RNA sequence: GUCCCUAUAGCGCAAUGGGUAGCGCGUUGGACUUAUUAUCCAAAGAUCGUGGGUUCGAAUCCCACCUGAAAUG
Numbered sequence: 001g002u003c004c005c006u007a008u009a010g011c012g013c014a015a016u017g018g019g020u021a022g023c024g025c026g027u028u029g030g031a032c033u034u035a036u037u038a039u040c041c042a043a044a045g046a047u048c049g050u051g052g053g054u055u056c057g058a059a060u061c062c063c064a065c066c067u068g069a070a071a072u073g
Stems, first nucleotide, its partner, number of pairs: 001072002005068001010025004019056001027043005049065005
């Protein structure tokens, strides 16, 4: 340089043929317990890497750039 993938909550990951963005762990509050752990309930937490485009509507499709990783010369 070329090509292919990757980016979503504090962390690890879902969300495939466009239609309200979720799970686990963690965090916070409550219940239970003499107390802690465990268990149960609830809540907060994301402008889906950045900027454009298509569309009534984009995490999802298209383009450019950037992050990380692999292959190849």